The RNA shown here (transfer RNA) has 71 nucleotides and comes from a Candidatus Woesearchaeota archaeon. The organism belongs to Candidatus Woesearchaeota, within Archaea. Its Rfam family is "tRNA". By type it is a transfer RNA. The coordinates come from a structure-prediction model, not an experiment, and the mean pLDDT is 81.

RNA sequence: GCGUCCGUGGUCUAACGGCAUGAUCCGGGCUUCCCAAGCCCGUGACGGGGGUUCGACUCCCUCCGGUCGCA
Numbered sequence: 001g002c003g004u005c006c007g008u009g010g011u012c013u014a015a016c017g018g019c020a021u022g023a024u025c026c027g028g029g030c031u032u033c034c035c036a037a038g039c040c041c042g043u044g045a046c047g048g049g050g051g052u053u054c055g056a057c058u059c060c061c062u063c064c065g066g067u068c069g070c071a
């Protein structure tokens, strides 16, 4: 340099073009003599920019970052 795949809360992960899912962490509560475990509630995310569309995490273009392959 060329090609491929990927990018979603602190971490991991799902999502036919139609309210962004779950786990974990964190905060609060219940329970307990205390701790742990368990149960309930809460905070927090679609890599940047453009385009298509009534509507985009999803489709298209470009950039950035990463993986793998080729040279």
Base pairs, nucleotide, nucleotide: 001070002069003068005066006065007064010024011023012022018054026042027041028040029039030038047063048062049061050060051059